A computed fold for a 74-nucleotide RNA from uncultured Ruminobacter sp., annotated as transfer RNA. The source organism's lineage runs through Bacteria, Pseudomonadati, Gammaproteobacteria, Aeromonadales and Ruminobacter. Rfam family: tRNA. It is annotated as a transfer RNA. Gene Ontology term of the family: triplet codon-amino acid adaptor activity.

[in-house]
RNA sequence: GCACCCUUAGCUCAACUGGAUAGAGUACUCGGCUACGAACCGAGCGGUUGAAGGUUCGAGUCCUUCAGGGUGCG
Numbered sequence: 001g002c003a004c005c006c007u008u009a010g011c012u013c014a015a016c017u018g019g020a021u022a023g024a025g026u027a028c029u030c031g032g033c034u035a036c037g038a039a040c041c042g043a044g045c046g047g048u049u050g051a052a053g054g055u056u057c058g059a060g061u062c063c064u065u066c067a068g069g070g071u072g073c074g
Stems, first nucleotide, its partner, number of pairs: 001073007010026004019057001028044005050066005
C1' cells in the first nucleotide's frame, strides 16, 4: 500500500429481511436474607449504537468519507 472483518451501557455481548419503547449478563447503588459477610432473591442506575454526512415514511441494520482495532497478502 491492497482486501476483508470488528466498533452498541464501566466491562463481555444480543438485537431476525430496515419497523413497535435498543435489551441480557456482569459491575455499581439500595432493600431482603444472615450473628456478620459471601452466595442467593428483588428493585434501581447506566446508551448521542466510534465520528460526520446520505438514502428512506422509518437506520444499530443500507451507502459514502474519516478514526481506532484485528486478520491475510504484498